[in-house]
RNA sequence: AGAGUUUGAUCCUGGCUCAGAACGAACGCUGGCGGCGUGCUUUACACAUGCAAGUCGAGCGAGAAAGGGUUUUCGAACCUGAGUAAAGCGGCGAACGGGUGAGUAACACGUAGGUAACCUGUCCGGUACUUUGGGAUAACAGCGCGAAAGUGUUGCUAAUACCAGGUAAGUCUGAUUAGCACAAGUUAAUUAGAGAAAGUGGGUUCCGAUAAAGCGGACCACGGUACCGGAGGGGCCUGCGGCCUAUCAGCUUGAUGGUGAGGUAAUGGCUCACCAUGGCAAGGACGGGUAGCCGGUCUGAGAGGAUGAACGGCCACACUGGGACUGAGAUACGGCCCAGACUCCUACGGGAGGCAGCAGUGGGGAAUAUUGCGCAAUGGGGGAAACCCUGACGCAGCGACGCCGUGUGAGUGAGGAAGGUUUUCGAACUGUAAAGCUCUGUCAGGCAGGAAGAAGUCUCUGUAUGAAGAUAUAGAGGUGACGGUACUGCCAGAGGAAGCACCGGCUAACUCCGUGCCAGCAGCCGCGGUAAUACGGAGGGUGCGAGCGUUGUUCGGAUUUACUGGGCGUAAAGGGCAAGUAGGCGGCUAUAUAAGAUCAAUGUAGAAGACCGGGGCUCAACCCCGGGAAUGCGUUGGUGACUGUAUAGCUUGAGUGAUGCAGGGGUUUGCGGAAUUCCCGGUGUAGAGGUGAAAUUCGUAGAUAUCGGGAGGAACACCAGUGGCGAAGGCGGCAAACUGGGCAUCAACUGACGCUGAGGUGCGAAAGCGUGGGUAGCAAACAGGAUUAGAUACCCUGGUAGUCCACGCCGUAAACGAUGGAUACUAGAUGUAUGUCUAAAUAAGGAUGUGUAUCGUAGCAAACGCAAUAAGUAUCCCGCCUGGGGAGUACGAUCGCAAGAUUAAAACUCAAAGGAAUUGACGGGGGCCCGCACAAGCGGUGGAGCAUGUGGUUUAAUUCGAGGCAACGCGAAGAACCUUACCUGGGUUUGACAUAUAUUGGCCGUAGCAGAUAUGAGAGUAUCUGCAAGUUUACCGUAAGGUAAACGCUGAUAAACAGGUGCUGCAUGGCUGUCGUCAGCUCGUGUUGUGAGAUGUUGGGUUAAGUCCCGCAACGAGCGCAACCCCUGUCGUCAGUUGCUAACAGGUUAAGCUGAGCACUCUGGCGAGACCGCCGGUGAAAAUCGGAGGAAGGUGGGGAUGACGUCAAGUCCUCAUGGCCUUAAUGCCCAGGGCUACACACGUGCUACAAUGGCUGUUACAGAGGGCAGCGAACCAGCGAUGGUAAGCGAAUCCCAAAAAGGCAGUCCAAGUUCGGAUUGGAGUCUGCAACUCGACUCCAUGAAGGUGGAAUCGCUAGUAAUCGUGGAUCAGCAUGCCACGGUGAAUACGUUCCCGGGCCUUGUACACACCGCCCGUCGCACCAUGGAAGCUGGCUGGACCGGAAGUUUUGAAUCUAACCAUUUAUGGAGGAUAGGAACGAUGGUCUGGUUAGUGACUGGGGUGAAGUCGUAACAAGGUA
Repeated sequence: AGAGUUUGAUCCUGGCUCAGAACGAACGCUGGCGGCGUGCUUUACACAUGCAAGUCGAGCGAGAAAGGGUUUUCGAACCUGAGUAAAGCGGCGAACGGGUGAGUAACACGUAGGUAACCUGUCCGGUACUUUGGGAUAACAGCGCGAAAGUGUUGCUAAUACCAGGUAAGUCUGAUUAGCACAAGUUAAUUAGAGAAAGUGGGUUCCGAUAAAGCGGACCACGGUACCGGAGGGGCCUGCGGCCUAUCAGCUUGAUGGUGAGGUAAUGGCUCACCAUGGCAAGGACGGGUAGCCGGUCUGAGAGGAUGAACGGCCACACUGGGACUGAGAUACGGCCCAGACUCCUACGGGAGGCAGCAGUGGGGAAUAUUGCGCAAUGGGGGAAACCCUGACGCAGCGACGCCGUGUGAGUGAGGAAGGUUUUCGAACUGUAAAGCUCUGUCAGGCAGGAAGAAGUCUCUGUAUGAAGAUAUAGAGGUGACGGUACUGCCAGAGGAAGCACCGGCUAACUCCGUGCCAGCAGCCGCGGUAAUACGGAGGGUGCGAGCGUUGUUCGGAUUUACUGGGCGUAAAGGGCAAGUAGGCGGCUAUAUAAGAUCAAUGUAGAAGACCGGGGCUCAACCCCGGGAAUGCGUUGGUGACUGUAUAGCUUGAGUGAUGCAGGGGUUUGCGGAAUUCCCGGUGUAGAGGUGAAAUUCGUAGAUAUCGGGAGGAACACCAGUGGCGAAGGCGGCAAACUGGGCAUCAACUGACGCUGAGGUGCGAAAGCGUGGGUAGCAAACAGGAUUAGAUACCCUGGUAGUCCACGCCGUAAACGAUGGAUACUAGAUGUAUGUCUAAAUAAGGAUGUGUAUCGUAGCAAACGCAAUAAGUAUCCCGCCUGGGGAGUACGAUCGCAAGAUUAAAACUCAAAGGAAUUGACGGGGGCCCGCACAAGCGGUGGAGCAUGUGGUUUAAUUCGAGGCAACGCGAAGAACCUUACCUGGGUUUGACAUAUAUUGGCCGUAGCAGAUAUGAGAGUAUCUGCAAGUUUACCGUAAGGUAAACGCUGAUAAACAGGUGCUGCAUGGCUGUCGUCAGCUCGUGUUGUGAGAUGUUGGGUUAAGUCCCGCAACGAGCGCAACCCCUGUCGUCAGUUGCUAACAGGUUAAGCUGAGCACUCUGGCGAGACCGCCGGUGAAAAUCGGAGGAAGGUGGGGAUGACGUCAAGUCCUCAUGGCCUUAAUGCCCAGGGCUACACACGUGCUACAAUGGCUGUUACAGAGGGCAGCGAACCAGCGAUGGUAAGCGAAUCCCAAAAAGGCAGUCCAAGUUCGGAUUGGAGUCUGCAACUCGACUCCAUGAAGGUGGAAUCGCUAGUAAUCGUGGAUCAGCAUGCCACGGUGAAUACGUUCCCGGGCCUUGUACACACCGCCCGUCGCACCAUGGAAGCUGGCUGGACCGGAAGUUUUGAAUCUAACCAUUUAUGGAGGAUAGGAACGAUGGUCUGGUUAGUGACUGGGGUGAAGUCGUAACAAGGUA
């Protein structure tokens, strides 16, 4: 710091997603050790049990028991336990510490201040005092009540408990005076009044009294009282700061203020009485929602954003609500009273309780620990102290929850082991990894040692001061929960210690197998439909590591709310327009001021944290010390440029004035002509009208047409113009009246009076609404006619609202320049409207304003484009935007008569939606051009019969493939068997064929070849006969030779494998078709554009051609075109047999038959020839037109040759080949059958329908081929197919071989025929093992349809079409097919409008799988969220009224009453308590509103969903822009 994702590609806009960091986390897999932290985020849900606040005998009275001991008369007594325990009165504490975050939007919190408006127990400093009395009461005892909790009454008693009196420096209250301050006050002085106390302990130094015990005082210690001051703590007040919502806009009656009173520690409507009518609010009152606040924490470069666990500060709360008491302090977590809910006890009468303290339980939840140890340390309460208490705290336990540290070993080790995985079979990877060898010893384990945290209080012994106690100090002793812990040593031995996620891109990391749009994955894009680096497993790899992933949340990336730091012509976004309120901003000069601003000083900004520097735990985390910083706030001072404020001026901004000018600016009234329609009349006759074509319609009752007259309404041709005016909407005949604005010139006046403008106000096209008029034309709705599959449309005929006027509403438009207003500045050029000046001027020109328009530089912009009328450069103000859809919708509110308008969401859903430009493709867009594309012609097909292929059907099988052109006489250049792949049946299994191994048997007369017999349908099986060739080595042998083994052959077994016309042509190679023999397709360098790309290759000509020329930011090049190759057409030359025969000779009935020759033809080698070369026209050239010569003329004719690519075109059944499948069968062999079927449909052909013909006879003329298992002459036989015999020829020699149409004759005479030949019967021939299914041919007989073919459609432009025959491949046989050959031999082309295909340029596009594209809406089905809805049910809350607990205040005539007073001693008084009354008052009740949530039959639209229905609205002129 960025990346992925919209497209075929590009740039931009814009959202979504990812990589980072963090966490009080949770979940999954895994888990060695230690340190330091941390741990109910949910139900402020309910709680069993234990503990969490007591202490003081040195404040007071009283005071056990068990146990032990002594005595005993055995009943007990006494001593001790012990002044102990337990309890009571009293004091202090319990308001701290600990928990939680429900409530609270508030002076609750933070920060800075104020308190002259206040309080403060204990503590510290200071001053003074601590006197004299009195009456009760608990405990206790007696008698009662009660289940209990508890309680009544009588009696006794103490105090540092309570009460009264005395005293009062200072204190408090009142008054007076003076000073200071001044808004309230304060200080000093004088005077009057009021108001305190408590004792306890110590030692025996001193004093008093005493016989002594003991008592009192002084003294010491701890207390007590009054007052002053301090410290620390608290109360109250104020400025400023920090959430969302305006779909909450008005709120408020103690409300705002005053006077007086009450109340409080204290100000104050805090409360009350009276008076006044205020107070708050768009800078957001009131209402609603949410929330404890902060130091900090997380993130971020920062600014910010999010957050408020742990630690620290503040606040609030303690089952829920209310209330006070006590106290220095509470409206009190472990106190009280009342009400409510809940739980427990109960003898049913009544009682008890509050873990949001520490543990713990249940419940909730994804989820959060032990009913532990200790007061040793730190801190707290009480105490004089010892000491007691302390779930604060210190420790331990549990949890990888987090951070930090550390280990799981190190070195060496190649037979690169085995295994695993992969493989191109060679090997590669795992991998120095392991094993092996040599070492080390952290941690865990065992054994042993063993801290610091501890210093005090205390005890003992000293010392100092002192009368002593006490105090201070020194030494010794003693005090540890953690814990025998940290740490250290020794022992043994690599031993006990590695996982998790990921590997398509982003993003580091790749292969195999399985699966087959299934199972599954997925953060985004997206993977999976038989070769998945994306699913699952494995091997390997990558990352991190005692953890790793996932999920959730926050910030970041996101400049994606933009202060730093964004935008608004077309991407989301300028308000329809104007004047103007608040507000914001504002010209020049001077003076003053000091609010803003700026500088300095100072106070504060707690600690912790963060940062920097040190230090301590072995390091680190962690902890300790020091430092700096802290944008903030307060106070004081300085400056005076800028902003503000005040004052005084100025004229340039703005305005006024004078004189002119242009104009469809506005309102009202009047007038005019043309045209349409209607009415009247005339002329006139059969049609008119309308359309693509028609019809509806009008017309013989006289239309249309035409002439004259009249009525009425609406609109104003020409002028008329990117011309004018207006703020916009908008404004167009002429005239008049009234009226707004603009511009120019002049420079007299005012003196900043300005700009913008939230709300609010006005204007505001068309349509629409209301009331009343008007209505000629036009014309929604509606009707009819057409069109159409339909046509609720487009077209036609009619036609009502409306359009017009008046008045009133509506308030919206693509209200657009899709561009808010104002000001200033920034090259020009060319028009145009209208002023002024200049000029001799009514011309042209020049200068200068105001408008308007086009082009263009800089600049800007994603590009397109904008460009002085900015979208440039700047300033000011307003409006608006933040992904697409849902939706400008719902709800609410406001406005409206209504229609509706304005304001304006959410759930849900998608990963895009979008802008500009690029390349293609496409268009029922345009231009240019070509092609048997059309046209002009000739002949066909489509009708018939037959042949052949296909579909369909049938079948046991009718094998398979090919499917628009570009499948269909195609693969197949030839299915009777074979072929053959199909079917039925039979047989066979290492196989019909290949390679090779192991074991074993046989054979050196084996294998092989030929034949026979039996059996069988055959394959085969069984048997027999004949012919009949080995090599090498070793051993034996004189040799000949023999034996054995191996090679070889063969049988059996086994295991590799063979085999497959089985699948996939969408895994492939190769080959082929097609666009198309169309003229195209590209590259390098340069240039250009941000880029995709463009340029070149476009343009002007020309060509068959991207052929060539010219021009040009292009210059060149490649693949294609052309040429080079072959055949053919002319000539030359060489050669001359098997070819040829002119001359010479011979010879035949005839014939190059023979001699001879190579001239000619011909054959086949080599050459020549044609190039727009020559001439003329045109042209710049290229070229083109015409001509000459020439065998041939503009590519002479034909062939071969097929660019980049397209169609996932065809072929796995030619061949090859990956993968899959099969292996006693999907292999192999065999017989028979089938591929030849047949209601039918289509393609391609043959033969015909006849006289340009058929038949008969006769007679000519080719080319190119083929031939030995062959072609086969001649002769003979047969009507013939053919047969018999047989010459020649491996072929320029012989044969096939007759060419046919044609020529010449004859016949037929228009007919289903002497046309046509199908079909059928009979008889044959040939091939072949075999012609039944199922061959061809011949003869005789038979003699079908068919008389030129509907819609439609095919081929062909010259030696072509048409027509005629000939040959060949395949092949035993089989040709109407295919391939090739020659003979005869036409017609027509004006031309490019149209059909089809193609090329180039251009244009539009929402297409890119590219128009066989894309895409819209209803309906139907499923699911999802949501609105409405009669209602129903909760929560919160307002108002009115009823009722009113506890308690407080007040009253208190009733009852009771120790302290004080009086007195007649019995009472009275003062005071107090209680009942009762009054006010306030929580829960509660009744009635009635508001708001919010849930739910609701039914209902509305919306969204989503591989293959539903209907149409085709949009994108091309999208077929009606």
Small-subunit ribosomal RNA from a metagenome, 1521 nucleotides, folded computationally. The RNAcentral record of the sequence draws on SILVA. Its Rfam family is "Bacterial small subunit ribosomal RNA". Its family is annotated with ribosome and structural constituent of ribosome in the Gene Ontology. Its mean pLDDT, the model's own confidence on a scale to 100, is 84.